[in-house]
RNA sequence: GAUUUAUAACGAAGAGCUGAGAGAACAGGCUCCAUGACGCUCUAGCAACCUUCUCACCGGAGAAAGGUGCUAAAACCUGACCCGAAAGGGAAUUAUAAACU
Numbered sequence: 001g002a003u004u005u006a007u008a009a010c011g012a013a014g015a016g017c018u019g020a021g022a023g024a025a026c027a028g029g030c031u032c033c034a035u036g037a038c039g040c041u042c043u044a045g046c047a048a049c050c051u052u053c054u055c056a057c058c059g060g061a062g063a064a065a066g067g068u069g070c071u072a073a074a075a076c077c078u079g080a081c082c083c084g085a086a087a088g089g090g091a092a093u094u095a096u097a098a099a100c101u
Stems, first nucleotide, its partner, number of pairs: 001101001003099006013043005021032003026079004044071003049067003052063004075093001081090003
């Protein structure tokens, strides 16, 4: 990198470094940003996918030690494919986890 399954309207920020764009990609909006965004590092936190531990032991509940992940806005919103009069639903794409190759 490919494939499969699951999840994606909840939740969780400070410091240091850096210095111009950033919010995945295309289009249209909207937003953040020299009062320093984005990114990187440290610390803190959130969550509970995997491991571990405790209770129950049929389903499950809890802890948060380890492996990841995440910490502006719904995956920022809408569109691009399908269903629907609409509201809305599904798919695709993307991200993450676990398994497999």
SAM riboswitch aptamer (S box leader) from a Bacteroidales bacterium, 101 nucleotides, folded computationally.
It matches the Rfam family "SAM riboswitch aptamer (S box leader)". About the family: The SAM riboswitch is found upstream of a number of genes which code for proteins involved in methionine or cysteine biosynthesis in Gram-positive bacteria.
The sequence was found by an Rfam model in a public genome assembly.